[in-house]
Context: one part of a larger RNA
Molecule: small-subunit ribosomal RNA, 3' major domain
Organism: metagenome
RNA sequence: UGACGGGGGCCCGCACAAGCGGUGGAGCAUGUGGUUUAAUUCGAUGAUACGCGAAGAACCUUACCUGGGUUUGACAUCCCCUGACAGCCUGUGAAAGCAGGUUUCUCUUCGGAGCAGGGUGACAGGUGCUGCAUGGUUGUCGUCAGCUCGUGUCGUGAGAUGUUGGGUUAAGUCCCGCAACGAGCGCAACCCCUGCCGUUAGUUGCCAUCGGGUAAUGCCGGGAACUCUAACGGGACUGCCGGUGACAAACCGGAGGAAGGUGGGGAUGACGUCAAAUCCUCAUGGCCUUUAUACCCAGGGCUACACACGUGCUACAAUGGCCGGUACAGAGGGUCGCAAUACCGCAAGGUGGAGCUAAUCUCAAAAAACCGGUCACAGUUCGGAUUGUGGGCUGCAACCCGCCCACAUGAAGUUGGAAUCGCUAGUAAUCGCGGAUCAGCAUGCCGCGGUGAAUACGUUCUCGGGCCUUGUACA
Numbered sequence: 001u002g003a004c005g006g007g008g009g010c011c012c013g014c015a016c017a018a019g020c021g022g023u024g025g026a027g028c029a030u031g032u033g034g035u036u037u038a039a040u041u042c043g044a045u046g047a048u049a050c051g052c053g054a055a056g057a058a059c060c061u062u063a064c065c066u067g068g069g070u071u072u073g074a075c076a077u078c079c080c081c082u083g084a085c086a087g088c089c090u091g092u093g094a095a096a097g098c099a100g101g102u103u104u105c106u107c108u109u110c111g112g113a114g115c116a117g118g119g120u121g122a123c124a125g126g127u128g129c130u131g132c133a134u135g136g137u138u139g140u141c142g143u144c145a146g147c148u149c150g151u152g153u154c155g156u157g158a159g160a161u162g163u164u165g166g167g168u169u170a171a172g173u174c175c176c177g178c179a180a181c182g183a184g185c186g187c188a189a190c191c192c193c194u195g196c197c198g199u200u201a202g203u204u205g206c207c208a209u210c211g212g213g214u215a216a217u218g219c220c221g222g223g224a225a226c227u228c229u230a231a232c233g234g235g236a237c238u239g240c241c242g243g244u245g246a247c248a249a250a251c252c253g254g255a256g257g258a259a260g261g262u263g264g265g266g267a268u269g270a271c272g273u274c275a276a277a278u279c280c281u282c283a284u285g286g287c288c289u290u291u292a293u294a295c296c297c298a299g300g301g302c303u304a305c306a307c308a309c310g311u312g313c314u315a316c317a318a319u320g321g322c323c324g325g326u327a328c329a330g331a332g333g334g335u336c337g338c339a340a341u342a343c344c345g346c347a348a349g350g351u352g353g354a355g356c357u358a359a360u361c362u363c364a365a366a367a368a369a370c371c372g373g374u375c376a377c378a379g380u381u382c383g384g385a386u387u388g389u390g391g392g393c394u395g396c397a398a399c400c401c402g403c404c405c406a407c408a409u410g411a412a413g414u415u416g417g418a419a420u421c422g423c424u425a426g427u428a429a430u431c432g433c434g435g436a437u438c439a440g441c442a443u444g445c446c447g448c449g450g451u452g453a454a455u456a457c458g459u460u461c462u463c464g465g466g467c468c469u470u471g472u473a474c475a
Stems, first nucleotide, its partner, number of pairs: 001475002003472003007469007015459002019423005026314008034305002042053002064300007073123001077122002079119005087102006105114003125289002128287003134283002136278003139274001141272001146185006152161003165176003191266004196234007206223002210221003237260001240254005316416001320375006332363003337356002342351003382413001387408007429451007
């Protein structure tokens, strides 16, 4: 100087408390451990692994296993020889491939080049090892308020001071004081979205006024007000008033205002810590491999299942289930696509194809809510696992191993031990909608809106953190 203390002081955070809803019990989905296996590819492992890499394993992917094949190689450059290659057909084979048949080129400075086959060696190749050789990227402490430097001063020196102190703040934020005076990286602001208003603009969006038309609809003429769209501005600064305070910074209350003290949300992550993660994104040193640890193909596996754990979904019902009627979103996607009206089917879906490269057409039905009816507390008209049968869709192909529909079946489950998690407001809870990936395949992920709470006395205690101080046989 740090680190640590079941030392002290001050302070903060859904850290506790106050509340609301969960997990832990059940069934299923998914990841992991374990076990099994020819293989169940690899990585991630307290917080900071476990719906994680994987925004989507039937083949492919795929790295694993079994079998069949290739050896200058699936891919790159150079050299030599030959020829178009590709396509189509036949045989063989699981395919890769092999054998045969058919057909046969473009440009040109006439040297050759493109493309393909054969040969030779230089070399290619490696998701092989080392993240403890590395770059890059990332997690974490933590959006915590800290981390440092120059000069000066003090100290023999390591170092100290500044950065401590009194207040204050979300903040090393600001004020005052002070052997310090300044500065940098962080904080804040500048950026984006959202909340109010104005200006400009008016189609594909809008419809107040006027006219026309209809069973009905901005449907038509028209309008530029309103909504909206999207560009530019305004607006909030403790600016104003009162009080407290040290005449300061600031805090408390109030006015006006759409909004008030960082308005709400996002992006933004200091010096560093964990030899943290990643050599399987990529790049790369070294090592290893080179008829194999490389490459091609078929099939299998990654989907196994006495079990254990994590994360979720659905429930256990009446604030509900079922049936009928009827309303109201936002944000997105669409030409290899989204697909209306219509018709067929109980349905999944099919037939068909108007329109749309989209404020125009379409996916598209929002759901909870509301109104009416029924059920009457039961393992039930709760719950839907499991299983049987029949179908639909995608795809070369759904046996291993996809999703969906109908009928039948109708398991556990009556609110969950110890323990444990999230959340402070348009939040929790609850309800549906969209998107990426994607032929097909979400209960996951990323977004979007609808309905919409309870509680916070307080900081004694638990956890984590910041500053000052003290002790130390630790570095």